Formats: sequence, structure tokens, C1' cells
RNA sequence: UGAGUCGGCCAGGCGGUCGCGUCGGCCGUGUCCACCUUCGGGUGGGCCGGCUGCCGAGGAACGUCCGGGCUCCAGAGGGCAGGGUGGUGGCUAACGGCCACCCGGGGUGACCCGCGGGAAAGUGCCACAGAAAGCAGACCGCCCACGAACCACCGGCCGAUCGGCCGGCAGGCGCGGGUAAGGGUGAAACGGUGGUGUAAGAGACCACCAGCGCUCCAGGUGACUGGGGCGGCUAGGUAAACCCCACCCGGAGCAAGACCAGACAGCACGCGUUCGAGGGCGGCUCGCCCGAGCGUGCGGGUAGGUCGCUAGAGGUGCGCGGCGACGCGUACCCGAGAUGGAUGACCGCUCACGACAGAACCCGGCGUAUCGGCCGGCUCAUCCG
Repeated sequence: UGAGUCGGCCAGGCGGUCGCGUCGGCCGUGUCCACCUUCGGGUGGGCCGGCUGCCGAGGAACGUCCGGGCUCCAGAGGGCAGGGUGGUGGCUAACGGCCACCCGGGGUGACCCGCGGGAAAGUGCCACAGAAAGCAGACCGCCCACGAACCACCGGCCGAUCGGCCGGCAGGCGCGGGUAAGGGUGAAACGGUGGUGUAAGAGACCACCAGCGCUCCAGGUGACUGGGGCGGCUAGGUAAACCCCACCCGGAGCAAGACCAGACAGCACGCGUUCGAGGGCGGCUCGCCCGAGCGUGCGGGUAGGUCGCUAGAGGUGCGCGGCGACGCGUACCCGAGAUGGAUGACCGCUCACGACAGAACCCGGCGUAUCGGCCGGCUCAUCCG
């Protein structure tokens, strides 16, 4: 210098005018309430209006996919279902997240990817192609036996360079069988190479290699790794198919839920009160508990306010522990909280000309969208010293 890889950060800036929302301050012939009063008024509070001051979306506020806090309901139990997770060890409030490592795959490398338990428990499935797709299979090929003399081939004879006749033969042919070495199909065809063997072949046998099971030794917390011995000679894939194993899981969600204020009108029918309707144990069932009301239809009323609500598993710096995720200590900082739902518009200057998109109980993740730009670590190649 070029190419690459990993991580972090910013998300136009400044000024002016107007507008919107929460909160604070001041004001009012506004309005309501309470208290005091010498009855003139005064004080305090709420609402309304005006003026004014501070502050006012994000890295994803998003999707709502996962986990937790919080709230309410349930919190005797047994059984059966159901859902989730899945290498190992850690971190964490928890997780399907993160960190480190192992194994497998890709890359020269930095590094990246893995929906990574079990297929010698059982069942199912394996499209197309192919002869055959699971305790397999004979299409071509190879080999053996049998049959036949049409063709080829061989021999002899006759005519004369080609044909005829006779004999032989089993290459082509037919039929039966053997064979998984070779060809061909496929994502996948029942270990690989060499040899022995055989009619041809085959783990049929042998050597080496790969892989599998059992076992022993060494290292590691562990996943696992390295090595030795024995065995039978080979075991296909698929579990985001059923299934098996291990672990985890009550339900609903801020329209949760609590409080205040306010409104209304009942009627009809059916079932039931120990011969028990109905309800709870929020999947079902057994079992247990409560139990005098319950269900359907018609009709009527309300839909206001306050709290929950934002300072929290919070952030930043430093120190310590840890490879790291993270933890501990300490100092400092933290100014959305709406409820028809605010955060916008215009102008000027400037630059690199501005993307994706906006809170609605909160937090930790994941995933997705995103104009541009900046910084750092590392790798490879080339050049210079």
C1' cells in the first nucleotide's frame, strides 16, 4: 500500500420564530369547595384561562420470539396427558441468552458455521433414477452345465476365385444356475488396498489400513484426547417422523390490579336447596373442599377521577478477583410518563446533504430494518528500510 476478518462508537450541528405535553413559579371582576370573620371580606385548596421557566423517544423505542420482575387468581394429593430445552463446564434474577472449552465442517490465515443426546430398544419412511433401497438385488458383464447346426469359424471334396455338398465345433443363439470383483443408476448399493483362493467370484481366508464394540492405562472438573489388548469381520440415512433418555415448566396479563365518586328497575321461564344445582383445585381424571342459589331471554344503568407510573437486576469512571461472560467495592451521574394519547413546522448559516424508524408497566436477550461516517485489534500478500 492492497485485500480481508473481528469488535466498538456516532446517527447531522448551531441559531431564531411559532406550536404541543408533564412538572414548577406568578397572575385572575373566572368558577367550585373548606375554614375564619368586626359580615366589608380574608386565607387555603381544586378546576379553568393567561404569562413564564426547565425538560421532552431509539439503537433498534420495532417484531412480540424467549426469559424474568411486578399484579391478580389458585396454592391437599395421586395418575395420565401437554409444552420446552438438548456437546461440556461456567455466568446470570432467569433464559432458547452470553463466555470459555470439546467435537465436526470451511478458509493459506485472522476467523467463521453447526436445529451438536439416543438409529447394535422398537415402529415408520427413503422421492426421481435404477435390475435391486434394508435381514437387498442378477440389467449388462464374468463363469459353469445342458440343447440346437440358422450365421460365423475349421477340415475335406466338387465345380473354378466365388458358390455348392459333407463332417466337426459351441464364438454368436436358447434355457437353467452360480457370482456383488467390473460397468451403469442414485444423496445413499452392505468397509478400502494388495494377495491367497476359485469354474468365475466373494472377509471364504490372510496382511496392512479405516471404522465399531468391550476392556485397561495416562491426561483433563468435564465434553473429550492419546496409547495398549481382545473380539467379530462392517454396522446405511432420517428423531424440525413416532418414540426413548435427562432436565425444566401452575394460569392470565398494567384493559394486570387497588381505591374514590356516580348511575339503575325490574320482569318472564327453567333447574336446585342433603335425592344437592352450581362453583374451586385454570388440560383431563380420580379424589378432596365450598355450597343456596344458578342459568337463559327481554329490559334498564355506567363507561369519570386517583394510584399502579417510572431511580432501576440503572449508567459511567477507578480499584480488586476472574482467560472471559461476570462479580465485589467505591465515587459521581440519572430532567418522557401520555390516556384520543405530546416531542412538530418554518427560516437562516454550515457540513460528509442526513437512513431505518417512534415510548404506552419495567428489565435482560434474540431477531429484523438502517443513508453515511469514524476508531481500534488481528491476518494474508507485496514493496521499502
Bacterial RNase P class A from a Micrococcales bacterium, 385 nucleotides, folded computationally.
The gene name in the source record is rnpB.
Its mean pLDDT, the model's own confidence on a scale to 100, is 76.
Its Rfam family is "Bacterial RNase P class A". Its family is annotated with ribonuclease P activity, dimeric ribonuclease P complex and tRNA processing in the Gene Ontology.
NCBI's taxonomy places the organism under Bacteria, Bacillati, Actinomycetota, Actinomycetes, Micrococcales.